[in-house]
RNA sequence: GGGCGUUUAGCUCAGUUGGUUAGAGCAUUAGCCUUACAAGCUAAGGGUCCACAGUUCGAAUCUGUGAACGCCCACCA
Numbered sequence: 001g002g003g004c005g006u007u008u009a010g011c012u013c014a015g016u017u018g019g020u021u022a023g024a025g026c027a028u029u030a031g032c033c034u035u036a037c038a039a040g041c042u043a044a045g046g047g048u049c050c051a052c053a054g055u056u057c058g059a060a061u062c063u064g065u066g067a068a069c070g071c072c073c074a075c076c077a
Stems, first nucleotide, its partner, number of pairs: 001073007010026004019057001028044005050066005
């Protein structure tokens, strides 16, 4: 330098052909249970969906540019 993949909650990840409220598990907090702790049960909080721009009535989803990370290839020494 070229190609490909990934980026969504604190962590690991779903999210269908663009559509009406953005989700799960774990974790955290509160309550229940217990002599108490753990386990278990119930509930709650937590997101500018990597950034910017564009298309569209409507974008996590499509397009462009950029960024970070990973893999492969090439080049130089």

Model confidence (mean pLDDT): 81 of 100. A computed fold for a 77-nucleotide RNA from Oligoflexus sp., annotated as transfer RNA. Its Rfam family is "tRNA". Rfam's curators write: Transfer RNA (tRNA) molecules are approximately 80 nucleotides in length. The sequence is in RNAcentral, with records from ENA and MGnify.